[in-house]
RNA sequence: GGAGUCGGCCAGACAGUCGCGUCAUUCGCAAGAAUGCCGAGGAAAGUCCGGGCUCCACAGGGCACGGUGCCAGGUAACGCCUGGGCGGCGCGAGCCGACGGAAAGUGCAACAGAGAGAGACCGCCGAUGGCCCUGCCGCUUCGGAACACUUGUCGGACGUAGUCCGACCAAGUGCUUCCGGACCGCCGAAAGGCGGGGGCAGGGCACAGGCAAGGGUGAAACGGUGCGGUAAGAGCGCACCGCGAGUCCGGCAACGGACCGGCACGGCAAACCCCACCGGGAGCAAGACCAAAUAGGGAGACGAUGCCGCGGCCCGCGGUGUCUCCGGGUAGGUUGCUUGAGCGGCGCGGUGACGCGUCGUCUAGAGGAAUGACUGUCCACGACAGAACCCGGCUUACCGGCCGGCUCCGCCA
Numbered sequence: 001g002g003a004g005u006c007g008g009c010c011a012g013a014c015a016g017u018c019g020c021g022u023c024a025u026u027c028g029c030a031a032g033a034a035u036g037c038c039g040a041g042g043a044a045a046g047u048c049c050g051g052g053c054u055c056c057a058c059a060g061g062g063c064a065c066g067g068u069g070c071c072a073g074g075u076a077a078c079g080c081c082u083g084g085g086c087g088g089c090g091c092g093a094g095c096c097g098a099c100g101g102a103a104a105g106u107g108c109a110a111c112a113g114a115g116a117g118a119g120a121c122c123g124c125c126g127a128u129g130g131c132c133c134u135g136c137c138g139c140u141u142c143g144g145a146a147c148a149c150u151u152g153u154c155g156g157a158c159g160u161a162g163u164c165c166g167a168c169c170a171a172g173u174g175c176u177u178c179c180g181g182a183c184c185g186c187c188g189a190a191a192g193g194c195g196g197g198g199g200c201a202g203g204g205c206a207c208a209g210g211c212a213a214g215g216g217u218g219a220a221a222c223g224g225u226g227c228g229g230u231a232a233g234a235g236c237g238c239a240c241c242g243c244g245a246g247u248c249c250g251g252c253a254a255c256g257g258a259c260c261g262g263c264a265c266g267g268c269a270a271a272c273c274c275c276a277c278c279g280g281g282a283g284c285a286a287g288a289c290c291a292a293a294u295a296g297g298g299a300g301a302c303g304a305u306g307c308c309g310c311g312g313c314c315c316g317c318g319g320u321g322u323c324u325c326c327g328g329g330u331a332g333g334u335u336g337c338u339u340g341a342g343c344g345g346c347g348c349g350g351u352g353a354c355g356c357g358u359c360g361u362c363u364a365g366a367g368g369a370a371u372g373a374c375u376g377u378c379c380a381c382g383a384c385a386g387a388a389c390c391c392g393g394c395u396u397a398c399c400g401g402c403c404g405g406c407u408c409c410g411c412c413a
C1' cells in the first nucleotide's frame, strides 16, 4: 500500500423565522391566548418467539395435543445470548449447522435390479464327491446266469449307397450287475458270523456343491485400498483408513486420547415413534371507575279490599295509575399511560453472556391521533423508514461515514 474479517458508534451539521402536540404557570365566564420545558428509531417495521401487566378458569397427578432438541452456563423468560464440543467451508482472521435416539418397536425406499437387508442374473471355481476318456502299476481268482457292446448271419421299413428296427445264435470283449465256491481281513475255544475285492497319474464335463472377487442395476448393494492367501474366494491373515453397548485416562458434560476387538450394527426420525425438558385461555378494543336520555327491573308510599280478567258468588291469582328510592347497563367521560427486568459514568467478580455495588439522571404519552416548513452558510449532498400498554430477542429494509481488534498478500529499511 492492497485485499479481507469481527466488534462498537453515527444517521447531514450550525444559525434564524413560522407552525403543531402534551404538560406547567399566568390571563380569560368560556372559546381561547401568552410564556416555558420536552417532543420518534436503529430498526418505531414484520407480529415470528419469550416475559411483565389485566381479566377468566384451575386440588393434585396422568393421558391427549403442541413446542424445543449436541453440552454447560446466562436470563424474569425464550426458539435469544455466551463459552465449549463435533461436522462442513476458507491459506488465514473467521463463517455456517433442524447437531438427541436407527442396538425399543412399526414402517418406507418409485423405476431398475438376483438382492433394498442377508440376495445370486452374468460370472469365477469345481479342491472334495460324482460321471466320461487315456495311460501305468498291481493284478485275488474260478464257475454260472443276466445285461451291454463289437463282428457275423437272416428278416423287415425307407431306399442309390447306406441308415434304422427286430430276431438268431455263432464268435469275441466288458475289474458292469447278481448268485455260488475258493482267497483275504476282523470277531470267536469251536461251530460259525460280519466285511472285502483295486491303486496312481493326466485330461474333460459343470451334476452335487463352493464363492461373492469382477460385470451389470440403482440415489444407495452387507466396511475401503493394497499385499499375502486360496480350487476360486472371503477380515481368512497382515498394514493403513474406517467402525465399536470393550478397557483405561482427561473433561461437570458434549466429547477427546491411548490400548483392545476382525467387524457385528446399510439409509430415512423434515415417517410414525422413543427419550428429556417446557406449555391453562384471552388480550390495553385487556381491565377498573363515574354515569345521562329512552326502555325495562326491584322496594315503598299515595284512594279506596278502586277498576278489568279468571262470566253464579266468596276466597285466591294475574293485570292496571301517580310519586319517591334502589340497583344493573348503553351513549359519553375518567383511568389503565409511561419510573422502568430504565439509561449513563466509575469500581469489583466472571474467559464471556452477565451479575453486584455506588454516584448521577428523567428521556413522547396522543386519542382522529403532534414532531413540519421556509431562509442562510457548509459538506462527503443525506438511505430505510414513523411511537399507540410496556420490556427482552429474532428477522427483514437501509445513502453512506467514523473508531478499534485481528488475518492474508506485496514493497521498502
Stems, first nucleotide, its partner, number of pairs: 001409010012378007020039002023036005041384001045395002048393005053283004065279005070084005085099001086097004100274002105272002107268002121215002123211003128208002130205008140182007147174005152168007183196005223241006242263001243261002246259005287335004297326006306320005342361008379382001